[in-house]
RNA sequence: AAACCCGUUGUCGGGAGAGACCUCGCCCCAGCCAGAGUGACUGGGGCCAGGCGCCGAAGGAGCAACCGCCCCCGGAAACUCUCAGGCAAAAGGACCGACGCGGGGAA
Numbered sequence: 001a002a003a004c005c006c007g008u009u010g011u012c013g014g015g016a017g018a019g020a021c022c023u024c025g026c027c028c029c030a031g032c033c034a035g036a037g038u039g040a041c042u043g044g045g046g047c048c049a050g051g052c053g054c055c056g057a058a059g060g061a062g063c064a065a066c067c068g069c070c071c072c073c074g075g076a077a078a079c080u081c082u083c084a085g086g087c088a089a090a091a092g093g094a095c096c097g098a099c100g101c102g103g104g105g106a107a
Stems, first nucleotide, its partner, number of pairs: 004104005010099005019052001021051003025047007033039002053087003059083001060081003066075003
């Protein structure tokens, strides 16, 4: 001191699936009718709660085979579950790549 390996909360790029579902209520905006300390109606947007249907790739949980020589016990996933999360776009997003950073390589 390099190839290379590992990690990464940084930057950039990529990144799937599934109802822009229904009901009630509240808030905001616009229009319209009335007309006075406000009241309805129509349209759009947002939020809470409930209902039915669905998705798996934040997170979480599980283990038939397999591994730890065997039992017990322990152990991974893109598998399983769907608690959580999600079902236009946006956002989020496991994971992947590049750069950067840290460690090993390294006496």